[in-house]
């Protein structure tokens, strides 16, 4: 780096340093931010892997712990973008177009695995 599998509506700070941007990318929207962004440190959350407790005891599965490896700590992955369905507006009718809701996909993130 690509691939496979799983997960992504829960959770996590009135701390310290620093000082201007940030919410992955592009477009549109909507937000956060000198009452301090990003980053670093401390702290915390969670339980994917290792480890370990209990049930079971062959495997598997379930359950707790949180020592180790990661991860994460505004808003659902902040929302939409592509497709299908749905309802509404629109129209004399049909349509275009706009919007609602649901599902799927794409893209992305994280873990684990083998290449």
């Nucleotide at each position: 780096a690509a691939c496979u599998u799983a997960u992504c509506c829960a959770g996590a700070g009135u701390g310290g340093c620093u000082g201007a941007g940030g919410g992955a990318u592009c477009u549109g929207g909507c937000c956060c931010u000198a009452u301090g962004a990003a980053g670093c440190c401390c702290g915390g959350c969670a339980a994917c892997c290792u480890g370990u407790u209990u049930u079971a005891a062959u495997u598997a599965a379930a359950u707790g712990c949180a020592a180790g490896g990661u991860g994460c700590c505004a808003a659902u992955u902040c929302c939409a973008g592509c497709a299908a369905a749905u309802c509404g507006c629109g129209u004399u009718u049909c349509a275009a177009g706009c919007g609602u809701u649901u599902u799927g996909g794409a893209a992305g993130a994280u873990a684990a695995g083998g290449u």
The RNA shown here (SAM riboswitch aptamer (S box leader)) has 115 nucleotides and comes from Virgibacillus alimentarius. The sequence was found by an Rfam model in a public genome assembly. The coordinates come from a structure-prediction model, not an experiment, and the mean pLDDT is 83.